[in-house]
Molecule: c-di-GMP-I riboswitch aptamer
Organism: Anaerolineales bacterium
RNA sequence: CAAGCUGAAAGGCAAAAUCAGGGAAACCUGACGACGCAAAGUCAUGGGUCUAAAGUCACCAUCAUUGUGACCAUGAUCGCCAGACUGCCGAA
Numbered sequence: 001c002a003a004g005c006u007g008a009a010a011g012g013c014a015a016a017a018u019c020a021g022g023g024a025a026a027c028c029u030g031a032c033g034a035c036g037c038a039a040a041g042u043c044a045u046g047g048g049u050c051u052a053a054a055g056u057c058a059c060c061a062u063c064a065u066u067g068u069g070a071c072c073a074u075g076a077u078c079g080c081c082a083g084a085c086u087g088c089c090g091a092a
Base pairs, nucleotide, nucleotide: 012037013036018031019030020029021028022027035079041085042084043083045082046081047080048077049076050075055071056070057069058068059067
């Protein structure tokens, strides 16, 4: 230094689905439910990913209203990764 002997105890959180609500959407909240999680606790700080209301551009249609496509987070995701802060038990 590595591996084995070698695991425990108390618990915690809660995916998908379903129902109700919010939202343009992504998604979120509550109930129910457990796929899983040693930080699946908190924080959007860096990256990634998702959505595109408003905005911009282009096009279609039209008396007018409208519609389609592309771009774009200021929106979302911490149970995508990293980082920061905090945390239960513990063989020694």